[in-house]
Molecule: transfer RNA
Organism: Gigaspora rosea
RNA sequence: GUCUCGUUGGUGUAGUUGGUUAUCACGUCUGUCUAACACACAGACGGUCGGCGGUUCGAAUCCGCCACGAGACA
Numbered sequence: 001g002u003c004u005c006g007u008u009g010g011u012g013u014a015g016u017u018g019g020u021u022a023u024c025a026c027g028u029c030u031g032u033c034u035a036a037c038a039c040a041c042a043g044a045c046g047g048u049c050g051g052c053g054g055u056u057c058g059a060a061u062c063c064g065c066c067a068c069g070a071g072a073c074a
Stems, first nucleotide, its partner, number of pairs: 001073007010026003019057001027045006050066005
């Protein structure tokens, strides 16, 4: 330098023939329980889906460029 793959709450992830409230687990907080803690159960919090632009009535999803990471080739 070229090509391929990946980037989604604090962490790890699902989501894929574009469709209106983005999934689950851990985590954090509150409540129940306990003398108290832990466990368990119930509820809540937390994301503008790596960035910018484009296509579209509508984009995490399609297209282009860029950034970062991994791999292959030279």